[in-house]
RNA sequence: UCCUUAUCGUGAGUCGGGGGAGGAAAUUGGUCCUAAGAUCCUGCAGCAACCUGUUAUUUUCAAGAAAAACGUUUUUCUUGUGAAUAGUAAGGUGCUAAUUCCAACAGACAUUAGUGUCUGGAAGAUGAGGA
Numbered sequence: 001u002c003c004u005u006a007u008c009g010u011g012a013g014u015c016g017g018g019g020g021a022g023g024a025a026a027u028u029g030g031u032c033c034u035a036a037g038a039u040c041c042u043g044c045a046g047c048a049a050c051c052u053g054u055u056a057u058u059u060u061c062a063a064g065a066a067a068a069a070c071g072u073u074u075u076u077c078u079u080g081u082g083a084a085u086a087g088u089a090a091g092g093u094g095c096u097a098a099u100u101c102c103a104a105c106a107g108a109c110a111u112u113a114g115u116g117u118c119u120g121g122a123a124g125a126u127g128a129g130g131a
Stems, first nucleotide, its partner, number of pairs: 001131008013044001015043004022033003027104004045096003050092003053088007061080008100123001105120006
């Protein structure tokens, strides 16, 4: 950089230091943030629970043991293994203005004809897996 897949209306900074002009991905329009110092870098704090780990419960499969019935099964226990749900927050990321800030493309419905609502798509962000 590309491909696949899941999620994107929840949540969390009026903090310290640096820096000094634009920033909210890109284009257009709108709307916002910003010298009362934003975006950004960094420290600390916090949020969340995607991956790993871990705990509990349930459960699949396999092995072993015991008991019962009895010609082949049932039940219980232990160990290993996979899965689901709930938790935890140790590790890997991520995130901490506004729904991904809103719209743009297609369709449906409504309409006071300005537009509005819904669905899908495109683009983007993040995780996981792969090339």
The RNA shown here (SAM riboswitch aptamer (S box leader)) has 131 nucleotides and comes from Fictibacillus terranigra.